[in-house]
Description
This is a predicted structure of a 331-nucleotide part of an RNA (large-subunit ribosomal RNA, domain IV) from a Patescibacteria group bacterium. The RNAcentral record of the full RNA draws on ENA.

Context: one part of a larger RNA
RNA sequence: CCCUAGUUAAGGAACUCGGCAAAAAAGCGGCCGUAACUUCGGGAUAAGGCCUGCCUCUGAACUCAGCAAUGGGUGAUGAGGCCGCAGCGAAAGAUUUCAAGCGACUGUUUAUCAAAAACAUAGGUCCCUGCUAAACCGAAAGGUGAUGUAUAGGGGCUGAUGCCUGGCCAGUGUCCGAACGUUAAGGGGCGGGGUGCAAGCUCCAAACUUAAGCGCGGAUGAACGCCGGCGAUAACUAUAAUCGUCCUAAGGUAGCGAAAUUCCUUGUCGGGUAAGUUCCGACCUGCACGAAUGGCAUAACGACUUGAAAACUGUCUCAACUAGGGACUCG
Numbered sequence: 001c002c003c004u005a006g007u008u009a010a011g012g013a014a015c016u017c018g019g020c021a022a023a024a025a026a027g028c029g030g031c032c033g034u035a036a037c038u039u040c041g042g043g044a045u046a047a048g049g050c051c052u053g054c055c056u057c058u059g060a061a062c063u064c065a066g067c068a069a070u071g072g073g074u075g076a077u078g079a080g081g082c083c084g085c086a087g088c089g090a091a092a093g094a095u096u097u098c099a100a101g102c103g104a105c106u107g108u109u110u111a112u113c114a115a116a117a118a119c120a121u122a123g124g125u126c127c128c129u130g131c132u133a134a135a136c137c138g139a140a141a142g143g144u145g146a147u148g149u150a151u152a153g154g155g156g157c158u159g160a161u162g163c164c165u166g167g168c169c170a171g172u173g174u175c176c177g178a179a180c181g182u183u184a185a186g187g188g189g190c191g192g193g194g195u196g197c198a199a200g201c202u203c204c205a206a207a208c209u210u211a212a213g214c215g216c217g218g219a220u221g222a223a224c225g226c227c228g229g230c231g232a233u234a235a236c237u238a239u240a241a242u243c244g245u246c247c248u249a250a251g252g253u254a255g256c257g258a259a260a261u262u263c264c265u266u267g268u269c270g271g272g273u274a275a276g277u278u279c280c281g282a283c284c285u286g287c288a289c290g291a292a293u294g295g296c297a298u299a300a301c302g303a304c305u306u307g308a309a310a311a312c313u314g315u316c317u318c319a320a321c322u323a324g325g326g327a328c329u330c331g
Base pairs, nucleotide, nucleotide: 001326002325003324004323005322006321007320008319010317011316014315019312027052029051030050031049032048037042039160053082054081055080056079057078061074062073063072064071065070083087095310096309097308098307099306100305101304102302103301107119108118123158124157125156126155127154128153129152135144136143137142161297162296163295164294166227167226168225171224172223173220174219175218176217177216180215181214182213186209187208191204192203193202194201195200228246229245230244231243232242255289256286267283268282269281270280271279
């Protein structure tokens, strides 16, 4: 010096990315007492107090034996007393609170660097499927679906619950459409070529006929997706309910907003601190939120993420000592 343990004056997170690690707290014992919020179940052992040993007496209630009288057991409650610094005397056995984000929850996951806000989930919704079902495996036979039958089965998206889910069908996709256009082989065969004396053989071939598809018409967004610009304007200034104009399929509605999204940015204001690039509440100038690629809230829950506080401490100011084991020296 290292490792594993232990102790420490004063301070008490000043350490650090971060209270990481450590310390402290500690009886889902009794009695009392418990807030916001809430889906009325919870939150909750919330938080926070007091009691707790032993001896003597009392003896509610329950119970055992007994026909009963009575006897035994457990022992609430109350009174008095004894000892110690300390009575859940050892061991073991929740730290708690406030606020925000995300995900509703229990669950699942990268066997061996990631447990999460990722996946799943109940619930919602759309599409397909009438049974020899759709879908899937298989050259096929056959099988799964299912010994099921639309309250069933398969697929996509979303993700409890509450309040909601706006506009656009121009593009792409899907669905519908007895018309029309285009369109292959086939049918058809006007007409023509070659050859031949000819019959013929052979080749080219126009109308016309003719499927799906495409064109064409329509529907469809919890289908893929998309949801503007410039200029002017009000009795100070500023701003613009308003107006003009260009473009578009239509120009982002409700709600939220410097956000897990904000570049400029440590935006500005307020709160918390002596001091706060983080945090909380607002504002809206949204570089580049926005409605099942779901929007916004949300009790409960979380080895999740963030900020604050109490308690506590060698994390630190700042280091010291002790024990054991290494390192080191010798054998």